[in-house]
RNA sequence: GGUCCAUCCCGAGCGGCGGAGAGAUCUGGCUCUUUGAUGCCGCAGCAACCCGGGCGGCGCCGCUGUGCGCCCAGGCCGGGUGCUACUGCCAGGAACGAUGGGAG
Numbered sequence: 001g002g003u004c005c006a007u008c009c010c011g012a013g014c015g016g017c018g019g020a021g022a023g024a025u026c027u028g029g030c031u032c033u034u035u036g037a038u039g040c041c042g043c044a045g046c047a048a049c050c051c052g053g054g055c056g057g058c059g060c061c062g063c064u065g066u067g068c069g070c071c072c073a074g075g076c077c078g079g080g081u082g083c084u085a086c087u088g089c090c091a092g093g094a095a096c097g098a099u100g101g102g103a104g
Base pairs, nucleotide, nucleotide: 003102004101005100006099007098008097013043014042015041016040017039021032022031023030026092027091028090029089044084045083046082048081049080050079051078052077053076056071057070058069059068060067061065088096
């Protein structure tokens, strides 16, 4: 980089750098922005996916144990990414884009 699957409703800001456009691309809109946006960094926060841990209840005994079996919960902690204006801002076309995970 390609491919497959899932999601794109809700949620979550402060500071520093920087200095003109930005909201993926094209078009038409609509918003944000020198009262400093988009972007980068630090800290903080949010909780979408993935990984690990162990916690609750019941029963069993030839070992009372770091034991075995079953049930419930998906709440807790830690980690890997991600995210923190507006429904992926709306619509159209292309079926596009972003994030996570799997197989190679």